[in-house]
Molecule: transfer RNA
Organism: Clostridiales bacterium Firm_07
This record gives sequence, structure tokens and C1' cells, in this order.
RNA sequence: GCUGGUGUAGCACAGGGGUAGUGCAGCUGAUUCGUAAUCAGCAGGUCGUGAGUUCGAAUCUCACCACCAGCU
Repeated sequence: GCUGGUGUAGCACAGGGGUAGUGCAGCUGAUUCGUAAUCAGCAGGUCGUGAGUUCGAAUCUCACCACCAGCU
């Protein structure tokens, strides 16, 4: 330098055009003499950045950034 992949909550990941979700972690409450476990509830996201297509984009297209792999 070229090619491909990944980027979504604190962490691990799903979602592949029509209201952003799950598990763990966090907070509150219940339970307990108390802790853990368990149960119920809550909060947490400019979906890597910018532009384009579209009535509508996390999703499709392009560029860029970061990381990973391959080729030279």
C1' cells in the first nucleotide's frame, strides 16, 4: 500500500429499513437476626465520526477513525 472483518448501555452480545433489546454488573424495595442467594421494580444509549439514499437508517451506500486478520 491492497483486501476482508468488527465497532450498539459499565462489560459480553442480539437486532440486517418502521418505538433500540437480552444477560451480567449498578440502584431501590421485598425476603433474612444480618450477609449472600432468590423475587419484584428502576435507571443507564447522540447505535465509532461525517455525508448520501429513503416518507423513514443502528440496519443500505460512500468517505474517514480505531482495532483485528490476510496479502504484498